Background
A computed fold for an 84-nucleotide RNA from a Syntrophomonadaceae bacterium, annotated as c-di-GMP-I riboswitch aptamer. The prediction has a mean pLDDT of 85. The source organism's lineage runs through Bacteria, Bacillati, Clostridia, Eubacteriales and Syntrophomonadaceae.
RNA sequence: GCACGAGAAAGGCAAACUUAACGAAAGUUAAGGACGCAAAGCCAUGGGUCUACAGUAAAUACACUAUGAUAGCCGGCUGCCAUG
Repeated sequence: GCACGAGAAAGGCAAACUUAACGAAAGUUAAGGACGCAAAGCCAUGGGUCUACAGUAAAUACACUAUGAUAGCCGGCUGCCAUG
C1' cells in the first nucleotide's frame, strides 16, 4: 500500500419504546433505553423510498408535484485493530 474480518484487544454507535421540544406531515433534536451494527463514521444534483403545508387539477373527489425528509435502503468517500 492492497485485499479482507475467524477468535481477539482498545473502544465506538444506538433500534423499538418513554418524556420534552420543533415541524403541515414525513421526520428531527435532547435525555433515558439497547434491537442490533466492522464503518450503524461523513456525503442528499447517483438510484430508491416516505411526506404534501403551499401550488396545479378536481368537486363529494383526494390525484400530481419537493424546494421537505430518509445515510440503521442501496450507493459514493474516509477510517481503528487483527490476519494475509